[in-house]
About this RNA
A computed fold for a 350-nucleotide part of an RNA from an uncultured Campylobacterota bacterium, annotated as small-subunit ribosomal RNA, central domain. The RNAcentral record of the full RNA draws on ENA, Greengenes and SILVA.
Context: one part of a larger RNA
Order: sequence, then structure tokens, then C1' cells
RNA sequence: CUGGGCGUAAAGGGAGCGUAGGCGUUCGGAUCAGUCCCCUGUGAAAUCCAUCGGCUUAACCGAUGAACUGCAGGAGAAACUACCCGAAUAGAGUAUGGAAGAGGUCAGUGGAAUGGGUGGUGUAGGGGUAAAAUCCGUAGAGAUCACCCGGAAUACCAACGGCGAAGGCAACUGACUGGGACAUUACUGACGCUGAGGCUCGAAAGCGUGGGGAGCAAACAGGAUUAGAUACCCUGGUAGUCCACGCCCUAAACGAUGAAUGCUAGUCGCGGGGGGGCUUCGACCUUUCCGGGACGCAGUUAACACAUUAAGCAUUCCGCCUGGGGAGUACGGUCGCAAGAUUAAAACUC
Repeated sequence: CUGGGCGUAAAGGGAGCGUAGGCGUUCGGAUCAGUCCCCUGUGAAAUCCAUCGGCUUAACCGAUGAACUGCAGGAGAAACUACCCGAAUAGAGUAUGGAAGAGGUCAGUGGAAUGGGUGGUGUAGGGGUAAAAUCCGUAGAGAUCACCCGGAAUACCAACGGCGAAGGCAACUGACUGGGACAUUACUGACGCUGAGGCUCGAAAGCGUGGGGAGCAAACAGGAUUAGAUACCCUGGUAGUCCACGCCCUAAACGAUGAAUGCUAGUCGCGGGGGGGCUUCGACCUUUCCGGGACGCAGUUAACACAUUAAGCAUUCCGCCUGGGGAGUACGGUCGCAAGAUUAAAACUC
């Protein structure tokens, strides 16, 4: 390279937007570049192949033919691809309508609880554990009542539920704002799909500057346990966790399953929208579109399992894999304040 693959064996990029590129609906006309057919020229010799022949045979050599799958020119075909012209509406988008949602950003407000402060009541314990001790308390703790302060998180509702591209999103109110589904079928008329580079977003931890700091809590200290205990348990406790702005860019970033389109039995229940039917007004029956679940046929699979939300049957585009270790390491490059991230080997070894 040709292949074969990527849920769990090696392998789907963390996610999106999008450049180049690749691929792309239906009909009519035109052109003939790709494509196909025919002809001509050329395609040195040797080699290769076929058939003969010469050395006793073979290697080797000679002869004839075929071939040299290519290139150029000419004549033609017009289905497909391409290009041009015209038309269409099933893809895609726009408009209008009502409805759903923890989608996002900013500002404000509330209640429960923990902690702290002040005061009252009150007296000897409290706390903690398997048991203890460190610890707090007669300088009045813990308990209890009132008021005040402060930070963080939002019980119930809550769901096998919803929204978002992913990360993720949950008290309430307001402002601004993104996306999707459904219905009407009015408008545009292929405007589409994918996407190397690129750009943007990206949990937690971590970093910078300035705030904040109730609870929790790496590090650290002490008490236990133990042969030891740099742990598990206990008492404390600093970064951090929170906010603003700026970085970092990783993850079991998981559905371990890239995106898009079409096709291929059903059954049950959930969320959103629409239509129809009864209306004994119960959101009841039925139907349709979208989403998100459970089971299951064909089919697939090494098996497990997947099964209209495919891991089935196909097409397009991207990413990735190629025995284990060495190693996601070294070196170099790029990025970063750093931590480090990314790209990414080899010797050697089994």
C1' cells in the first nucleotide's frame, strides 16, 4: 500500500461552529471534459510469454510471433459523472400561531440548618468511640430562650421526569437571551451533508490578582489502633471549596458506541405538541409527529448482548487501530506564569 477493523479484545477525536476538500434531490435542453467503441501513428533493442530450432542435456543462444495493458491524433456514442441554460419541491431554510423546559447571563429576595456574638434561665458535665483519649467546661460549658452577624447550599415538590452540542443545569422573583418540538402549508428554491487545518466552549483539581471564609477539608499537629501505622477511627486544622477578572484544557470528558441520510415485526409505560370521537365532563378512548425508557422478532455478534434511540441492511464524509513491555516516555517543535498539556519515537526485551 491492498486489506481487515474500532460497545467490552488495539482502535470514535471531550463537544460544537466552520475553511479547503470529498460527497450530494427530481425533470427537460445543450456541450462532449471524464467514460465507452472504432481507426491511424508511436510504444528502440534486450527482457517476459508462446511456438520452433542450435550446442549430447540444461543453463545459454538463435528465429518467428504475441505482448509492451501507455501516449498522441482522427471519426463516433450520449446512459452515468462534469459544466452551462431552463424548470420543479419530497432535502434545507423562512414566515405565522399557541404550548413545554433545573438551557444561558445579570440583578434582587426568602426560609430551614450549621457556626459565631450579646443577654436571660440553669449546673456539672459535654463531646467522641468498638472501647478510649487528645479536646471543650465552675473564668459557668453542653442544654434551653430571645435578638444580632456571616457564609455556603437550596429539604419536600423529584420522577425509571425535563433542558442543553458536550462539559453540565434544581429555592423564589424580575430583566436580557439561545435552542428545539408541534401546527398552518403562505414564501425561498438544493441554499444540503461531512469537515484536514482553524476558531470557540470545555467537570474537578491547579495557577495569577483582589475579595470572602459559616460548614467541610488535602497538607499539618495531636489522641488512639498496631509489631510498626508516615493509614483506616477520633479531636483540631491551613490551602482549597465561594465571588470577580484572567489562565490552565485534562477525565472511567462513558452509551467506554463520530456525524448525516434512507430502509427493516411488534408490545408496554413516560414527557411535549396537534387531530378526531364520546362527552355518563374521568383529561376517557383513538390517532399522528417529536423526544426519552423497558421488553422483544428478523438480522447481527466470539460471546455478552444490540435490536426503528441498532451493535441490522446500505450510502457519504471525518477521526482512529495494527502483539506485550519500554511509553503516552525521551528528544525536538508548539502552547502555558507554573504545574504541565499536545505532537510523538528508538535501542533493548518477551